Description: This is a predicted structure of a 74-nucleotide RNA (transfer RNA) from Pinibacter soli. Model confidence (mean pLDDT): 84 of 100. Its Rfam family is "tRNA". Lineage of the source: Bacteria > Pseudomonadati > Chitinophagales > Chitinophagaceae > Pinibacter.
RNA sequence: CGAGGCGUAGCGCAGUCCGGUAGCGCAUCACGUUCGGGACGUGGGAGUCGCUGGUUCGAAUCCAGUCGCCUCGA
Numbered sequence: 001c002g003a004g005g006c007g008u009a010g011c012g013c014a015g016u017c018c019g020g021u022a023g024c025g026c027a028u029c030a031c032g033u034u035c036g037g038g039a040c041g042u043g044g045g046a047g048u049c050g051c052u053g054g055u056u057c058g059a060a061u062c063c064a065g066u067c068g069c070c071u072c073g074a
Base pairs, nucleotide, nucleotide: 001073002072003071004070005069006068007067010026011025012024013023020057028044029043030042031041032040050066051065052064053063054062
C1' cells in the first nucleotide's frame, strides 16, 4: 500500500441478506421461597447499534467517508 472480516446493554452474541416497536443468554438489582446461603421462580434497570454525513415518511439494516481490532497478500 491492497483485499477480506469484525464493532449492537457490564460480558458473549442474534437481528443486516429482504429498511418498519432494538432483542437473547449470562451478569446485576428488587421481591418470593430458606434459620441463612445456594439453587429455583417472578419482576425491573441498563443501548445516541464505533464515529460523521447522505438517501428515505422511516436506517442497526441502504450509500459515502472515517476510526479501532483481527486475518491474508505485497